The RNA shown here (transfer RNA) has 74 nucleotides and comes from Bacteroides sp. It matches the Rfam family "tRNA". Rfam classes the family as a transfer RNA. RNAcentral holds the sequence, with entries from ENA. Model confidence (mean pLDDT): 82 of 100.
[in-house]
RNA sequence: GGCGGGAUAGCUCAGUUGGUUAGAGCGCAGGAUUCAUAACCCUGAGGUCAACGGUUCGAUUCCGUUUUCCGCUA
Numbered sequence: 001g002g003c004g005g006g007a008u009a010g011c012u013c014a015g016u017u018g019g020u021u022a023g024a025g026c027g028c029a030g031g032a033u034u035c036a037u038a039a040c041c042c043u044g045a046g047g048u049c050a051a052c053g054g055u056u057c058g059a060u061u062c063c064g065u066u067u068u069c070c071g072c073u074a
Stems, first nucleotide, its partner, number of pairs: 001073007010026004019057001028044004050066005
């Protein structure tokens, strides 16, 4: 240099053949329980879905470019 794959909550990851509120586990906060702590249970907060542009009535999802990470190859 060429090709392929990834980027979604603090972390690890789902997800939607384009459509009314984007989810799980762990973590965090509050509550309940306990003499107290842990575990278990309940509730809650937390997201510009990497960035920019395009297509579309509508984009996290499709297309292009860029950034970054991983792999293969010369």